A computed fold for an 86-nucleotide RNA from a Nitrospirota bacterium, annotated as c-di-GMP-I-GGC riboswitch aptamer. Model confidence (mean pLDDT): 83 of 100.
[in-house]
RNA sequence: UCCCGAAAAGGCAAACCCAUUGCAAGAUGGGGGCGCAACACCACGGAUCAGGCUUUAACCAAAUCCUGAUAGCCGGGUUGCCGAAG
Repeated sequence: UCCCGAAAAGGCAAACCCAUUGCAAGAUGGGGGCGCAACACCACGGAUCAGGCUUUAACCAAAUCCUGAUAGCCGGGUUGCCGAAG
């Protein structure tokens, strides 16, 4: 130094509740605490979710496509605290 993850310090914060916001998925703040060494950051690939376009005589649904959301779904990229055993 890398793999790795004992301990300690510190940090973040799921469900749920309240408020605000958004057509929605969701987001933000407060309470809360399931978990997390990348559960820090980036929508690049996939996936999922929401809204819409097209198609139709009309309605509904699906695929494609468009727009958005999820980084605590997976992969990838960038950065990063501590140091026991091996």